This is a predicted structure of a 178-nucleotide RNA (Lysine riboswitch aptamer) from Anaerosolibacter carboniphilus.
[in-house]
RNA sequence: AUGCAUGAUAGAGGUGUGCCUGACAAGAGUAGUCUAGGGAAGACGGUAGAGCAGUCGAAGAUCCUAGAGGAAAGGGGAUGGCACCGAAGGAUAAAUUCGCUCUAGAGUUUAUUCCUGGUUUCAGGGUUAAGAGUCCUGCGACUGUCACCAGUGACGCUGGUGGAGCGCUAUCUUGUUU
Numbered sequence: 001a002u003g004c005a006u007g008a009u010a011g012a013g014g015u016g017u018g019c020c021u022g023a024c025a026a027g028a029g030u031a032g033u034c035u036a037g038g039g040a041a042g043a044c045g046g047u048a049g050a051g052c053a054g055u056c057g058a059a060g061a062u063c064c065u066a067g068a069g070g071a072a073a074g075g076g077g078a079u080g081g082c083a084c085c086g087a088a089g090g091a092u093a094a095a096u097u098c099g100c101u102c103u104a105g106a107g108u109u110u111a112u113u114c115c116u117g118g119u120u121u122c123a124g125g126g127u128u129a130a131g132a133g134u135c136c137u138g139c140g141a142c143u144g145u146c147a148c149c150a151g152u153g154a155c156g157c158u159g160g161u162g163g164a165g166c167g168c169u170a171u172c173u174u175g176u177u178u
Base pairs, nucleotide, nucleotide: 001178003176004175005174007172008171009170010169011168014085016084017083018082019081020080024076033068034067035066036065037064038063042056043055044054047104048103049102050101051100052099088116089115090114091112092111093110094109095108096107097106098105117143118142119141120140122138123137124136125135126134127133145163146162147161148160149159150158151157152156
């Protein structure tokens, strides 16, 4: 000097990632409330089904009709801010909340290194009140990066093939090859 490996620090990708805020839309003219009329025995049990606790009901409930007035939560989100570049997301498992038990479901938290480099059109599916948003799968497109091959005089650029973020770049430490 060179290649490889180990560790540390810094860094790049771009419609990049997550969190907070939250105008506003939707939820919804719904729930519950009140008024008038009808009606007559059960009704509710507020994530769904079954059961239970509990609650309401002849002082007329649930229900039906008309009218008055009329929410909220979960989910979304313009804008602004913060932390970042395995950012993060998914899957699985456990705990916990939704009155209690069972079955499912949803929310929250934690764990795993099992899957995904990032974005995105379209199609299908899940979630959802939703055609919003989001997640998964598939066929593509774009893009960052490395290795190999080809072209070119060449730094480099172009094309092709392949890989995965446990990647890639820079500097440094240590070990080792030539």

The RNAcentral record of the sequence draws on Rfam. The source organism's lineage runs through Bacteria, Bacillati, Clostridia, Peptostreptococcales and Anaerosolibacter.